Predicted 3D model of an 88-nucleotide RNA (c-di-GMP-I riboswitch aptamer) from Paenibacillus sp. Root444D2. Lineage of the source: Bacteria > Bacillati > Caryophanales > Paenibacillaceae > Paenibacillus. The sequence was found by an Rfam model in a public genome assembly.

[in-house]
């Protein structure tokens, strides 16, 4: 220096619930909050997964449900990108 690995130290981020805003919802943004987290940094226009509503194409006698088509939207699901600190 790289790679794998994580004890420590310094800083970092901030789930669940709350408030207040936005949205049909999933969600989201801010204050408060700390479940955790070495990538809880970035990418949803690389891929997969999930979720959210609308459709009524197919299954179905209808409902529901599951498929399938479309909206959004999750990076704290896996992935892809960069990347800090350094005991043993």
């Nucleotide at each position: 220096a790289c790679a794998a690995c994580g004890g420590a130290a310094u800083g970092g981020c901030a789930a669940a619930c709350c408030g207040a805003g936005c949205g049909a919802a999933a969600g989201c943004u801010u204050g408060g909050g700390a479940c955790g987290c070495a990538a809880a940094g970035c990418u949803a226009a690389a891929g997969g997964g999930g979720c959210u509503c609308u459709c009524g194409u197919g299954c179905c006698u209808a409902a529901a449900g599951c498929a399938g088509a479309g909206u959004g939207c999750c990076a704290g699901c896996c992935a892809g990108c960069u990347g800090u600190c350094g005991a043993a």